[in-house]
RNA sequence: GGAGUCGGCCAGACAGUUGCUUUGGAACGGUGCUGCGGCACCGGUCCAGAGAGGAAAGUCCGGGCUCCAUAGGGCAGGGUGCCAGGUAACGCCUGGGCGGCGCGAGCCGAUGGAAAGUGCCACAGAAAAUAUACCGCCUGUGAUUCACAGGUAAGGGUGAAAUGGUGCGGUAAGAGCGCACCGCGCUGUUGGCAACAGCAGUGGCAGGGUAAACCCCACCUGGAGCAAGACCAAAUAGGGAUCCGUCAGGCGUGGCCCACGCUGGAUCCGGGUAGGUUGCUUGAGGCGUUUGGUGACAAACGUCCCAGAUGAAUAACUGUUCACGACAGAACCCGGCUUAUCGGCCGACUCCCUCC
RNA sequence: GCCGCCUUAGCUCAGUUGGUAGAGCAACGCUUUUGUAAAGCGAAGGUCCUCGGUUCGAAUCCGAGAGGCGGCU
Numbered sequence: 001g002g003a004g005u006c007g008g009c010c011a012g013a014c015a016g017u018u019g020c021u022u023u024g025g026a027a028c029g030g031u032g033c034u035g036c037g038g039c040a041c042c043g044g045u046c047c048a049g050a051g052a053g054g055a056a057a058g059u060c061c062g063g064g065c066u067c068c069a070u071a072g073g074g075c076a077g078g079g080u081g082c083c084a085g086g087u088a089a090c091g092c093c094u095g096g097g098c099g100g101c102g103c104g105a106g107c108c109g110a111u112g113g114a115a116a117g118u119g120c121c122a123c124a125g126a127a128a129a130u131a132u133a134c135c136g137c138c139u140g141u142g143a144u145u146c147a148c149a150g151g152u153a154a155g156g157g158u159g160a161a162a163u164g165g166u167g168c169g170g171u172a173a174g175a176g177c178g179c180a181c182c183g184c185g186c187u188g189u190u191g192g193c194a195a196c197a198g199c200a201g202u203g204g205c206a207g208g209g210u211a212a213a214c215c216c217c218a219c220c221u222g223g224a225g226c227a228a229g230a231c232c233a234a235a236u237a238g239g240g241a242u243c244c245g246u247c248a249g250g251c252g253u254g255g256c257c258c259a260c261g262c263u264g265g266a267u268c269c270g271g272g273u274a275g276g277u278u279g280c281u282u283g284a285g286g287c288g289u290u291u292g293g294u295g296a297c298a299a300a301c302g303u304c305c306c307a308g309a310u311g312a313a314u315a316a317c318u319g320u321u322c323a324c325g326a327c328a329g330a331a332c333c334c335g336g337c338u339u340a341u342c343g344g345c346c347g348a349c350u351c352c353c354u355c356c
Numbered sequence: 357g358c359c360g361c362c363u364u365a366g367c368u369c370a371g372u373u374g375g376u377a378g379a380g381c382a383a384c385g386c387u388u389u390u391g392u393a394a395a396g397c398g399a400a401g402g403u404c405c406u407c408g409g410u411u412c413g414a415a416u417c418c419g420a421g422a423g424g425c426g427g428c429u
Stems, first nucleotide, its partner, number of pairs: 001352010012321007020051007028043006053327001057338002060336005065225004077221005082096005097111001098109004112216002117214002119210003134156002136152007164182006183205001184203008229278004239269006249263005285304008322325001357428007366381004375412001384398004405421005
């Protein structure tokens, strides 16, 4: 200098003007209550403070919170799946094992069990798993183009997949038939908490694939969701209780009477609708230091308060400047994952080239 | 905001122990008719919403995303 890997951070900046939401304070106005001292609520004005994100998104997981259900336990159903740890919990994260990719830093993996059982493996092929033989090879007989019987699974052919692989010996031809190495199973032993790995012995191979097919094993698991839930509470209609009234009374039309039409009346209580209040933001919280741990993370101490709307605020304009600004807008709150995203900065590390 | 469902031919829909996807209508060609409709015959038409994975093999099984529809005040 070039090419890369991993982790973290920022998300135009500054100034001015005008607005919006919210918190605190000041004085003012209105309403209600009052024990006349005040208190509560509402409204605008002024001053001061604060005002979207790394994903606020998808709603894919997990938890808090709330209501419902529930004696305890089991079955069923659902989920997860190497091992150990972290965490409130998780399908998340960290470290390790195993397998794969990369020269490397590193990256990727739904990665338990197929000798518990069942199912499936189209077409092709002799045969897709109880087994079996199309071409071929070898032997025998008939015979000499060939046919039959037997042996064989080296070679060919089919298929995504064919009964351990390579080599040597062996044989009529062959075959774990024998041997060496590799792979695999079992036993023992060593290291490790474990997954697993190493070593030694042993077995001629135990008999294909598929569990994101049923299933087996281990662990976890009630349902609904802030439009959950709680409180206050009109008008109208309806419900209950008490009292009164019994054919008079009340209401309406009407100047009044007659008349006509409708109808029991009063008080209290409770449910519930509109509407309002609450749930609502101090939290498994942020930042810093120290300690423990390889790490995820945890503990102690100090410090800070950092949106809370409800038709829903967080904006508009002007000027200067730069690298010319992406994806995108909270709605009960957190921890993750996934997806979208212009660019820039910092740190650690790897490989190649050159120079000293 | 929360919850549930769907996506297959131009349209409406089928498609199960995973094996290369169909039906009806429409459109096209032919027959029939003087001509049209109806009827009959034939052929065509598919990124099974997209991407990735499991598998020998995926519309189907699994994960992520996109689009659409419905319910709760």
Molecule: RNase P RNA; transfer RNA
Organism: bacterium